[in-house]
RNA sequence: GCAAACCCGUCGAAAGGCGGGGACGCAAAGCUACGAGGCUACCGCGGGGCCCUCACCCCGCAACGCCAGUCGAGCCGCCGA
Numbered sequence: 001g002c003a004a005a006c007c008c009g010u011c012g013a014a015a016g017g018c019g020g021g022g023a024c025g026c027a028a029a030g031c032u033a034c035g036a037g038g039c040u041a042c043c044g045c046g047g048g049g050c051c052c053u054c055a056c057c058c059c060g061c062a063a064c065g066c067c068a069g070u071c072g073a074g075c076c077g078c079c080g081a
Base pairs, nucleotide, nucleotide: 001026002025006021007020008019009018010017011016024069030075031074032073034072035071036070037067038066039065044061045060046059047058048057049056
């Protein structure tokens, strides 16, 4: 210097972001979604339940969304034993 959890407000379908309070920690816990990994799934696709059907509910798939305080990488960087 930064600021976790948690609380309040706000944006978002959510993950999560932003602002205020607050400090668990961090010598890069500064910036960047380039690589790996993780998180969410509105819309969409497939299946099932109910059902004449639709609607509704459940399950799975799926990022172009999100996480830099998951790791790696790139860039910038305070003090000075």
This is a predicted structure of an 81-nucleotide RNA (c-di-GMP-I riboswitch aptamer) from uncultured Longimicrobium sp. RNAcentral holds the sequence, with entries from MGnify. Taxonomically the source falls in Longimicrobium (Bacteria, Pseudomonadati, Longimicrobiales, Longimicrobiaceae). The model forms 100% of the base pairs in the Rfam consensus. Model confidence (mean pLDDT): 88 of 100.